[in-house]
């Protein structure tokens, strides 16, 4: 000094259980914030999450009871959280680390 090479967070399938919504909340679009997190360090974005704010926008059905209410069942939501599986994987850059010469 050259060449390979590993390791997070997190993102997605699918299955599974518990929940919320079904009087529409969250998903998802767009915009806007002096906000947070990104392999061991260091920096980090146009990229990702959070918050607001605009617009857009849905799947009810059936039982039970004295019931404009309140339970249960089958569903429905690009619905939340876990746990299980598989694929993916630091945006990126500089150093590290590990092999090898």
């Nucleotide at each position: 000094g050259g060449c390979a090479g590993a390791g997070u967070a997190g993102g997605u399938u699918u299955u599974g259980a518990u929940g919320c919504g079904u009087u529409a909340a969250g998903u998802g679009a767009u915009a806007g914030u002096a906000g947070g997190a990104c392999g061991g360090g260091a920096a980090g974005u146009u990229g990702c999450c959070a918050c607001u704010a605009u617009a857009c926008g849905a799947a009810a059905a059936g039982a039970g009871u004295u019931a404009u209410g309140c339970u249960c069942u089958u569903g429905c939501g690009g619905u939340a959280u876990c746990a299980a599986u598989a694929c993916u994987g630091c945006a990126u850059u500089c150093c590290g680390c590990u092999g090898c010469c």
A computed fold for a 101-nucleotide RNA, annotated as THF (Tetrahydrofolate) riboswitch aptamer. Model confidence (mean pLDDT): 75 of 100.